[in-house]
RNA sequence: GGUCCCAUCGUCUAGAGGCCUAGGACGCGGCCCUCUCAAGGCUGCAACACGGGUUCGACUCCCGUUGGGAUCA
Numbered sequence: 001g002g003u004c005c006c007a008u009c010g011u012c013u014a015g016a017g018g019c020c021u022a023g024g025a026c027g028c029g030g031c032c033c034u035c036u037c038a039a040g041g042c043u044g045c046a047a048c049a050c051g052g053g054u055u056c057g058a059c060u061c062c063c064g065u066u067g068g069g070a071u072c073a
Stems, first nucleotide, its partner, number of pairs: 001072007010026004018056001027045006049065005
């Protein structure tokens, strides 16, 4: 340098055009329980890498950028 794949809460992930006000687990905060802690229960916090395009509508499709990975040379 060529080709291909990936990027979503702090972490691991679901979602593949409208059901999404983006769900779950772990984590963290509050409350309950307990003499206290742990465990358990309830509740809250927190995310679509960036810029364009297509579309009535984009996390989802297309192009580019950035970062990561695989492979060829």

This is a predicted structure of a 73-nucleotide RNA (transfer RNA) from an uncultured Pseudomonadota bacterium.
It matches the Rfam family "tRNA". Its family is annotated with triplet codon-amino acid adaptor activity in the Gene Ontology.
Its mean pLDDT, the model's own confidence on a scale to 100, is 81.
It was read from a public genome assembly.